[in-house]
Molecule: transfer RNA
Organism: Pleodorina starrii
RNA sequence: GGGGCUUUAGCUCAGUGGCAGAGCAUGUGCUUCGCAUGCGUGAGGUCACCGGAUCGAUCCCGGUAAGCUCCA
Numbered sequence: 001g002g003g004g005c006u007u008u009a010g011c012u013c014a015g016u017g018g019c020a021g022a023g024c025a026u027g028u029g030c031u032u033c034g035c036a037u038g039c040g041u042g043a044g045g046u047c048a049c050c051g052g053a054u055c056g057a058u059c060c061c062g063g064u065a066a067g068c069u070c071c072a
Stems, first nucleotide, its partner, number of pairs: 001071007010024004018055001026042005048064005
């Protein structure tokens, strides 16, 4: 320098055009003498960034950035 893949909650990851989700973690309530476990109920998001197409984008297209990987 060139090719491929990845980027979504604190972490690990789903989500193939129409309300952004799960598990773990975390707050709170119940349970306990207390803790743990269990159960109920919450909070937590610029879907990496910029632009385009579309009535409408996490999703499609172009570019940029970062990471992983292959080639040179």